Annotation:
The RNA shown here (transfer RNA) has 74 nucleotides and comes from Frankia sp. RNAcentral holds the sequence, with entries from ENA. The coordinates come from a structure-prediction model, not an experiment, and the mean pLDDT is 81. Its Rfam family is "tRNA". Rfam classes the family as a transfer RNA.

[in-house]
RNA sequence: GCCGACGUGGCGCAAUCUGGCAGCGCAGCCGACUUGUAAUCGGCAGGUUGGGAGUUCGAAUCUCCCCGUCGGCU
Numbered sequence: 001g002c003c004g005a006c007g008u009g010g011c012g013c014a015a016u017c018u019g020g021c022a023g024c025g026c027a028g029c030c031g032a033c034u035u036g037u038a039a040u041c042g043g044c045a046g047g048u049u050g051g052g053a054g055u056u057c058g059a060a061u062c063u064c065c066c067c068g069u070c071g072g073c074u
Base pairs, nucleotide, nucleotide: 001073002072003071004070005069006068007067010026011025012024013023020057028044029043030042031041032040050066051065052064053063054062
C1' cells in the first nucleotide's frame, strides 16, 4: 500500500441480512427479605449507536469520507 471484519450505557453482547419506540445480562442506586452481610426478589437510573455528510416521511441499520481495533495479502 491492498482486502476483509468490527466499533451500540461502566463492562460483555443483541437489534443490521428484511430501514419503523435502542433491548438483554453483569455492574451501580433504592426497597423487600435477614440480628447483620451475602444470596434471592421487586423497582430505578444510565445511550449524540466511533466522528462527519448524504439518501429517505423515517437510519444503529443503506451510500460516501475520516478515525480506531483486529485479521489476511504484499